[in-house]
Molecule: c-di-GMP-I-GGC riboswitch aptamer
Organism: Bacillota bacterium
């Protein structure tokens, strides 16, 4: 410098259970491991989820539709930092 086939010190931790926060999506802690070479970080582009507030409508204690300003980095790109190993 290029790369991730194999291995691995060390690392992370899906589902599920549980406690808390949240309207929800989801998040945090503990337990737990399906997996992960960036499953570290950043919502910048795409995507997905939710719809409290707001707006609209209706057969109006309510219901339906729209909507991100909410969320997901373990959906894909992009940016950025870094471990190990391999090759040169």
């Nucleotide at each position: 410098a290029a790369g991730a086939a194999a291995a691995a010190a060390g690392g992370c931790a899906a589902a599920c259970g549980u406690u808390c926060c949240g309207a929800a999506a989801g998040g945090a802690g503990c337990g737990g491991a399906c997996g992960c070479a960036a499953a570290g970080c950043u919502a910048c582009g795409g995507g997905u989820c939710u719809a409290a507030a707001g707006c609209u409508g209706c057969u109006c204690a309510g219901c339906a539709g729209c909507c991100a300003u909410g969320a997901c980095g373990g959906c894909c790109g992009a940016g950025u930092u870094g471990c190990u190993c391999u090759u040169c």